[in-house]
RNA sequence: AGCCUCGUAGCUCAGUUGGAUAGAGCGCCGCGCUACGAACGCGGAGGUCGCAGGUUCGAAUCCCGCCGAGGCUA
Repeated sequence: AGCCUCGUAGCUCAGUUGGAUAGAGCGCCGCGCUACGAACGCGGAGGUCGCAGGUUCGAAUCCCGCCGAGGCUA
């Protein structure tokens, strides 16, 4: 330098033939339970889906550029 994969909640990830309110587990907070905790049950907060632009009635999803991580080739 070229190519491939990936970037979604604090962490690990799902969701990609474009569709209506963006989700799960763990973690965190509150309540219940308990002598107190753990476990368990119930509820809750937390996201401009890496950044910016474009296409579209509509974009996490498609297209262009950039940034970052990993890998391959030279």